[in-house]
RNA sequence: GCGGGUAUGGCGGAAUAGGUAGACGCAACGGACUUAAAAUCCGUCGGCAGCGAUGCCGUGCCGGUUCGAGUCCGGCUACCCGCA
Numbered sequence: 001g002c003g004g005g006u007a008u009g010g011c012g013g014a015a016u017a018g019g020u021a022g023a024c025g026c027a028a029c030g031g032a033c034u035u036a037a038a039a040u041c042c043g044u045c046g047g048c049a050g051c052g053a054u055g056c057c058g059u060g061c062c063g064g065u066u067c068g069a070g071u072c073c074g075g076c077u078a079c080c081c082g083c084a
Stems, first nucleotide, its partner, number of pairs: 001083007010026003019067001028044005046057004060076005
């Protein structure tokens, strides 16, 4: 230099052909139980704003297509594999 693959919460990891982003598991936090703890059970668990209801944003980064993009297209970055 050329070709291919991968990038989604704190971590792992889903999302059939473009149609509610984050299922499921782990971790964490709150509660129940306990003399206390472990285990178990219930709830919460991306960010910002708001007292709250709720709203807006969010799939490595920047653009494009589309009524609608994690998914399609272009460029870029990082890592992995192969070729030279």
Predicted 3D model of an 84-nucleotide RNA (transfer RNA) from an uncultured Lachnospiraceae bacterium. It matches the Rfam family "tRNA". From the family's description: Transfer RNA (tRNA) molecules are approximately 80 nucleotides in length. It is annotated as a transfer RNA. Gene Ontology term of the family: triplet codon-amino acid adaptor activity. It was read from a public genome assembly. The coordinates come from a structure-prediction model, not an experiment, and the mean pLDDT is 82.